The part of an RNA shown here (small-subunit ribosomal RNA, 5' domain) has 526 nucleotides and comes from an uncultured bacterium.

Context: one part of a larger RNA
Formats: sequence, C1' cells, structure tokens
RNA sequence: AUGAACGCUAGCGGGAGGCUUAAUACAUGCAAGUCGAACGGUAACAGGUCCUUCGGGAUGCUGACGAGUGGCGGACGGGUGAGUAACGCGUACACGAUCUACCCAUAAGUCUGGGAUAGUCACUGGAAACGGUGAAUAAUACCGGAUGUGAAUAUAAGUUUACAUGGGCAUAUAUUUAAAGGUUGAUCUGCUUAUGGAUGGGUGUGCGUCCUAUUAGCUAGUUGGCGGGGUAACGGCCCACCAAGGCGACGAUCGGUAGCCGGCCUGAGAGGGCGGACGGCCACACUGGGACUGAGACACGGCCCAGACUCCUACGGGAGGCAGCAGUGGGGAAUUUUUCGCAAUGGGGGAAACCCUGACGAAGCAACGCCGCGUGGAGGAUGAAGGCCUUCGGGUCGUAAACUCCUGUCGACCGGGAAGAAUGCACCUGACCUAAUACGUCGGUGUGUUGACUGUACCGGUGGAGGAAGCCACGGCUAACUCUGUGCCAGCAGCCGCGGCAAUACAGAGGUGGCAAGCGUUGUUC
Repeated sequence: AUGAACGCUAGCGGGAGGCUUAAUACAUGCAAGUCGAACGGUAACAGGUCCUUCGGGAUGCUGACGAGUGGCGGACGGGUGAGUAACGCGUACACGAUCUACCCAUAAGUCUGGGAUAGUCACUGGAAACGGUGAAUAAUACCGGAUGUGAAUAUAAGUUUACAUGGGCAUAUAUUUAAAGGUUGAUCUGCUUAUGGAUGGGUGUGCGUCCUAUUAGCUAGUUGGCGGGGUAACGGCCCACCAAGGCGACGAUCGGUAGCCGGCCUGAGAGGGCGGACGGCCACACUGGGACUGAGACACGGCCCAGACUCCUACGGGAGGCAGCAGUGGGGAAUUUUUCGCAAUGGGGGAAACCCUGACGAAGCAACGCCGCGUGGAGGAUGAAGGCCUUCGGGUCGUAAACUCCUGUCGACCGGGAAGAAUGCACCUGACCUAAUACGUCGGUGUGUUGACUGUACCGGUGGAGGAAGCCACGGCUAACUCUGUGCCAGCAGCCGCGGCAAUACAGAGGUGGCAAGCGUUGUUC
C1' cells in the first nucleotide's frame, strides 16, 4: 500500500469502490426501438354521424392505432478478459494503394411509364413452431424508358508537381450511368448525381513490448517473379506457371505465462511490482465454422450448418444461449437489491408532441477503504468507597468518580424547507414572411408548467449528559511491570527464544503503553 478475507468490537455523516474463484449452469422480469408528415388500411379504445324492434347495429368520418409493407436505428451504448507474445498495443510516420450512413457547403436535377406482393378474404396442412394454394390491393417497396449538370471506363494529345507505378487541372471522341414523394401548402421537408469538408474507419512501415537454450535449427504458398482472380484498397490475400529462395546465437522455431496503454503502488532517486475503478485501443459473446443484409458486422439480446447441454412434444418435429441489469444454484476465505425514475446528462426514432433507453441519474445492502464529527466541557481532595501492590509506614488507579455549574455537535421527536429546471413545452406578445389574424422563423427581465432522489440537503425548536469505546501489546528487537496460578506440564512464539517451584516471555488480575470506530491476524507488493 490493498477490489481483500478472518477474529473481537461498533455511534453518525460525506464522497468512492464491491465475484480477484467456475469465459461454470441458469428459473423469472426488464435491458432497442421508433416513424400514420412513406403506404394499403382498421384488430382494440374514445368521439361523431346514420339506422334502430331501444337489446343493439352500421360507418375509418375524427382522435388514434394492433398486425402488416416501407424507412432509419438494432455495427452505438452496456458486459467480459477466454484467446492473443501479435503491427495486438504504445509511439512516430506513410497511403501517389483506400472507404465513410446521418451532418455541413457548393453545383445541377427531381420527366414519363409498368408489373407485382404482404396485410386482407376464401379454402387448407400441422400437437406446436410454422406454413400451403387461390383471389383482390398500396407505396418514399420493385422494375423499364427519357434527360446527363456531372461521374465512371477506354482512346488521343496537353499542362502542372518536394512526391512521376494509379497525383492535380483542363480538352476531344465513344460507351455506360440518376431520382420519390409527403404534408398542416412554405423562402417546408425529402429524393438523385457530383465535388469539397467534417467525423469515423481500413491498410503499410521504423522503434519499443515477459520467462525458458535442461527448446538450435525452422520453413513448400514456404521466399521471390510473371500473368490473372478477389478487395474500398496494396499484397501469396487466393490461383496457374517459373525460379530456389526466406528466417536464425543481435536467439529463429518449440514450450510456458499474459489482453496492451494512459496510469496505480512503492522508493530520495534509479528501479521494482501491478494494470481493480475511470479513460483510449484490441479481442470475445454456449463451442467450432460460414456467409447474408448493410455506409459500416462476418453482427452479445440477427441468420445458416455442425457439436455439447437444457426444455417442449400428439414422437412426426420444434425451442434456447445473462462475459447486459437485478436475481438463483454451484465453486470459494470472499463480493450487494429480482428497488425508483427517465426529473437531469447522453443516445435511437420522429417535423414535432412524444415514445424507447437496467446507458445514466438515484436510493438500498456490507466499517470494504478514504475523509470528517461525536461519545461531553469547566470546577472538584477527607486524595471517598473499592480494586491492586506493600518494607504494613504507605503507594497507586486518581481530578479519575461522587458532587457543583454549564454546553447542546451527532442521534431522537416536532416544524419550516431549497438548488439541481433550461436554452424544454404551452399561452400571451413583438418583428419578419405572406393575400392572410393560417403555417413557419427569430425574439421577450412576460405568464404558466415539468423533480425519481424527497419533505432529501439545509434551517429553527423541544428535551436532556442523557443513546454512543473498543482492540492489541507490555523479555530484546519495540513504547509499556508487578502480583497470583502453573511447574519442560498447560501453553507462547515474527526472529532470538520462554516454561523443569521465586516465569516482567504461559494463564488470570491490577497497572502501563499504542492506535481508535476501529484494532489485531493472515495473504500479496515495494
């Protein structure tokens, strides 16, 4: 010093951290949705309208909206450290070998057609999971045609550069290549092409990065070339052919161990040890493999295959993956609630209202550590009683107690009571826009409204020393000594060592020393 544990003890608060072991198996709930201002619509709810035999029925007309089509997001956020000794990480460069949805800027456009399909209906298979056939239908879903500012490819011939293999700029010809609409009707919003930016990635390289030589040789896609394939992109990344190379005592290869860093601990420093929390990067998501979609994944709560395990089954077949938050069994010396809220911050969707968010904000548990506070203050000598010691005179616990006078922290009870909340939202109002007092944009010392924590922090009052001290040690190291018991026994012990009849070392007592809501012990590091 500690992510600690164990023993004894324990009053309060603040702000932190809390499965280091089995990357063991998981019941249950929640953890990623959202958009009706993309679409056809209407299962439920509420309203309107119509009919009514007063029982009710009809109607998407409206607010809304289950399921469905479609868009965006589920590649972020959250977890874990199994693997990895590697360009994985750190640092410094490079890409003239590269991609980037949403966002910003600029330029140009958004024309004209078509066929389906889900939901739905009818029939139907299956225990279920889940389907099958037929019919009708929409779109910002899908597919033609046009246009081509541009872009791409090819050819030609220019110009430019610290960079000359595929950089920039401009030209000609040929070929190829776009789009989607919505609504509350605006100076709205979306869509398409292109260039640039921003952000985020991808790739390459120098240097650094544990132990072992009781591991000395390793390597056939191996090393290089030519040609191709593939990729956003270079490359044996992959393939055909050709050559025979490449690495290694400056430690290759094998084996062991390990996520790396900013940092943390220690130390005067040099160094040594560590990588929990927080931040960055990487890897993984039951085990192994694979791709699909997409700007981005080879995807924790997506898909497919194989395997192990668990569950359902009508035995034909199906379902699942907490290393998300809680929680359970197991393992272990050992690690918490199946809590509250989206009020704040941030994220996704949406024009917005808003919805979602176990991220997050909070509360709960445990002295696990750090910090702060309290357990009273002043006076008080016949030095009371009592304990212990005694040379029996006395000494000591000891101003300690009693007693007197005070104070009122914390706790208890009673009352008041924030900040965190605005730049949000609604209303009012001014200006701009406009035909408009719609809509929209910008503004206002304007009004109202929004708090999980929480009646919390904090403040005031009531009452009364009242409710609040232990643990370890006392032979030397090492601060602190006597008595009794025991008798190499019982026991102590970190080392030296104590104990066999006077034990300051065992056990108890009195006294003393140390630290204190803690104190010791054990483990680990310097």
The full RNA is in RNAcentral, with records from ENA and SILVA. The coordinates come from a structure-prediction model, not an experiment, and the mean pLDDT is 87.